[in-house]
Context: one part of a larger RNA
RNA sequence: GCCAACGAGUUAGCUGUAUGGUGCAAGCCUAAGGGAGUUAAACCCGGAGGCGUAGCGAAAGCGAGUCUUAACCGGCGCCAAGUACCAUGCACUAGACCCGAAACCGGGUGAGCUACCCAUGGGCAGGUUGAAGAUGGGUUAAAACCUAUUGGAGGACCGAACCAACUUGUAUUGUAAGACAAGUGGAUGACCUGUGGGUAGGAGAGAAAUUCUAAUCGAACCCGGAGAUAGCUGGUUCUCUUCGAAAUAGCUUUCGGGCUAGCCUCGUAUUUUAAACCAAUUGGGGGUAGAGCACUGUUUAGGCUAGGGGGCAAAAUAUGUCUACCAAACUUAGACAAACUUCGAAUACCAAUUGUAUGAUACGGGAGUCAGACGGUGACAGCUAAGUGCCAUCGUCGAGAGGGUAACAGCCCAGACCGCCAUUUAAGGUCCCUAAUAGAGAUUUAGUGGUAAAGGAUGUGAAAUUGCGUAUACAACCAGGAGGUUGGCUUAGAAGCAGCCAUUCCUUUAAAGAGUGCGUAAUAGCUCACUGGUCUAUGCGAUUUUGCGCCGAAAAUACAACGGGGCUCAAAUCUCUAACCGAAGAUGCGGGUAUAUUUAUUAUACGGUAGAAGAGCGUUCUCAUCGGCACUGAAGCCAGAUUGUAAAGUCUGGUGGAGCGUUGAGAAGUGCAAAUGUUGGC
Repeated sequence: GCCAACGAGUUAGCUGUAUGGUGCAAGCCUAAGGGAGUUAAACCCGGAGGCGUAGCGAAAGCGAGUCUUAACCGGCGCCAAGUACCAUGCACUAGACCCGAAACCGGGUGAGCUACCCAUGGGCAGGUUGAAGAUGGGUUAAAACCUAUUGGAGGACCGAACCAACUUGUAUUGUAAGACAAGUGGAUGACCUGUGGGUAGGAGAGAAAUUCUAAUCGAACCCGGAGAUAGCUGGUUCUCUUCGAAAUAGCUUUCGGGCUAGCCUCGUAUUUUAAACCAAUUGGGGGUAGAGCACUGUUUAGGCUAGGGGGCAAAAUAUGUCUACCAAACUUAGACAAACUUCGAAUACCAAUUGUAUGAUACGGGAGUCAGACGGUGACAGCUAAGUGCCAUCGUCGAGAGGGUAACAGCCCAGACCGCCAUUUAAGGUCCCUAAUAGAGAUUUAGUGGUAAAGGAUGUGAAAUUGCGUAUACAACCAGGAGGUUGGCUUAGAAGCAGCCAUUCCUUUAAAGAGUGCGUAAUAGCUCACUGGUCUAUGCGAUUUUGCGCCGAAAAUACAACGGGGCUCAAAUCUCUAACCGAAGAUGCGGGUAUAUUUAUUAUACGGUAGAAGAGCGUUCUCAUCGGCACUGAAGCCAGAUUGUAAAGUCUGGUGGAGCGUUGAGAAGUGCAAAUGUUGGC
């Protein structure tokens, strides 16, 4: 991992409540117990007691009323259906649908591992060093001292056994739940070790690490309380039919849990054609969008002008006068506002009327939901960031399949009762992959299409305004481009061309700036403006608007930013025309179920998670039943055929070798794919 078997809403109650059924009914019922009796029951007693038949008040008490009160108002009641049992739903109390803690408490078992301690034993090859002391000699007044020999100390040295465990490798389903190999440290000591004994669970022991106390240690192990508790995770077994949510509000030691309400379902009653929904019309209130500046505030420029600052006059505070200063109020023009409004929509909301139209309300039984997601729109927070957070409103998903979007819950189209080798459309498409296409007029050359901005550019199409032009424009070529003058100033120099100044003037001219750029130290030189000539045109310039393109354009394995192939008078883009394809949509035909004021050749409905309601299939057992089946072959198993909308059923053959079914009821250890499920097999 697969297969088989097992595996989860049960049972009980001095219960409660609702619905259905049965009996009796202003009443209903017995409990314990007893009688008789049975396989077990059934049956007959038993009214103790319980619920109901009257309430109100704290009570006395009164009573269809009563309490409060002086009284009224007001509160709770009255105009009557209960009760017992059975079944079912739900709640409560119990382990209460099943499995699952870490833990807590009690009583025991452990020191044959390990820690420390007590008692008693054992062990440490060999080599080295050479303390004190002693003796001899020297020396000294005597000592101290020196020297030789002796001596054999040491948590001394080297190094086996022994003990330890610092490094690397091997090993890593190991030889081993810690070893092996090669090295390593201690090795007469706080040394190692045998045997016997002692100390224990909030306790021991500890050269102290939360270390050890039997592969278990921030509190051992075993059994018990015990099915601890688990607002948490996982799992929870046959079928079909109808309806069908929520992810919100308030409260919560509350935020992944609850309670009540909201939204769903089932029942009863009422209302019954209008009240809900939708549409049209009519009537309302509003202060949002927008707009505006009269108010509240903000704000720009100017005018006018208090006040302040500064200058001047004045000996001076005073006073006067002027202003590249600041500036209230006033005034002209122009702006801004969620907490401004002289104004002011669209929608929305509230009503009425009309039309269409089967819902609405109340009470009661049962729920689930309280993590929502994205998209459009209006706001807030944020960076007008986020697949962000948080509200409002609509949609979809959630709980929704089908078609489109290459693929893609939340986008576009469209809501799947079943069947059909029928028709027709939606979104989206029609060269090939791939169902379906043609035509007309334009644009684009960038593979733009098939990512992106500021900004940039004689790309190209369209439109408009305007200038020059056969008195020859624009471009090109030939020629000229002068004089006063090197204008003045400045400067070492400044001569058109460093800089400054200027009424930048005058003259000769076809024309020529006190000079457009290059250049020189300054001149020089080249050139431009400007002019003449040559040449020649439905031509040449400038500006604005606009369509489509271009650059700007860098990301990590490889084309990889059209799904692919591939596409250029298109298979791109814009405009128009006519076709076609395309879904579980619509239509047609056949069938099923439900509802209805239906009885016909009707109408409508039938996606669905949580969940509510309904109807069934099958399994085991019990009672009855079929004068049931069965060795002339039961159950089980295998195969085939066949019936039903499904769970499932029936038949035939084989195998098997002794039990089994139909129908009507009843009772449940009643249905497995999941629980890191349990056991077995492979």